[in-house]
Overview: A computed fold for a 290-nucleotide RNA from a bacterium, annotated as Bacterial RNase P class A. The prediction has a mean pLDDT of 76. Rfam family: Bacterial RNase P class A. It is annotated as a ribozyme. It is recorded under the gene name rnpB.
RNA sequence: GAAGUGAACCGGAUGGUUGCUCCGAUAUUUAUCGGAGAGGAAAGUCCGAACUCCACAGGGCAGAGAGUUCCGUGUAAACGGAAGGGGAGUAAUCCUACGGAAAGUGGCACAGAAACCAGGUACAGGUAAUGCUGUAGUGAAAAGGCUAAACCCCACUCGGAGCAAGACCGAAUAGCAGAGGAGAGGCGGUCCGUCUCGCUACUACUCUUUGGGUUGGUCGCUCAGACAAAUAACCAUCGUCCCGAUUUCUACUCGGGAUACAGAAUUCGGCUUACAGGUUCACUUCAAGC
Numbered sequence: 001g002a003a004g005u006g007a008a009c010c011g012g013a014u015g016g017u018u019g020c021u022c023c024g025a026u027a028u029u030u031a032u033c034g035g036a037g038a039g040g041a042a043a044g045u046c047c048g049a050a051c052u053c054c055a056c057a058g059g060g061c062a063g064a065g066a067g068u069u070c071c072g073u074g075u076a077a078a079c080g081g082a083a084g085g086g087g088a089g090u091a092a093u094c095c096u097a098c099g100g101a102a103a104g105u106g107g108c109a110c111a112g113a114a115a116c117c118a119g120g121u122a123c124a125g126g127u128a129a130u131g132c133u134g135u136a137g138u139g140a141a142a143a144g145g146c147u148a149a150a151c152c153c154c155a156c157u158c159g160g161a162g163c164a165a166g167a168c169c170g171a172a173u174a175g176c177a178g179a180g181g182a183g184a185g186g187c188g189g190u191c192c193g194u195c196u197c198g199c200u201a202c203u204a205c206u207c208u209u210u211g212g213g214u215u216g217g218u219c220g221c222u223c224a225g226a227c228a229a230a231u232a233a234c235c236a237u238c239g240u241c242c243c244g245a246u247u248u249c250u251a252c253u254c255g256g257g258a259u260a261c262a263g264a265a266u267u268c269g270g271c272u273u274a275c276a277g278g279u280u281c282a283c284u285u286c287a288a289g290c
Stems, first nucleotide, its partner, number of pairs: 001286010012238007020037007039261001043272002046270005051162004063158003067154001068083006084098001085096004099153002104151002106147003116144001121136005166219004177209001178207003183197005239259007
């Protein structure tokens, strides 16, 4: 110097303009000021936990779970260390659903005549007859075998549903119940009149009586915190990387390009997947020099 392995990280900065969500203060009813405002994966929703509701005498069936040994961390899921088996690499190192094919069922590409209750190619031998026997050939495997991230068997573990969980407050109308109750309502300005309904009651009518519960609201819910959901957009300068020009080669300078994956929705712990470009440390191999 080149190629690689492992681990830990960064994944833009500053300023300006225009905006968004929440909170606080001051005017006061829409303004001003101040503060806070996505990630290493917020993702997939694959596991587990908190939390909530339901269920709960015991057992079984079904279903789910990544299953070598020992030790450690952890509530668990899971992770780490050491060792063994299998595999990849020159090496550093990496990968490994790693119990069972002694029960049953299924599957076995291509090649090959034939591939799993068999069938029988070519040549040779043999028989009364028959793939009956041998060899060749294809293939991982020619009747013995392989395959369980195929069903399945064995071992161990596991109640169910999930914040759209759930809790609380509670409108109108109708209805149930309760109390009052002999009158109530319409037309007519009123009395009168007239019409309808009801009148020993469960029934008309009245009630600021009442249970449940819908619309709705609050909490759950967060120093980002929700109304399907704000956390942004644009510009300038700088940074990083790539390409080109300049240069003997660099450096400087100039021009062009790129700057990812993605986006909270109750909260945590894991796993998996995506990711432009870059940094640091340790190690391996090769090349050159001393």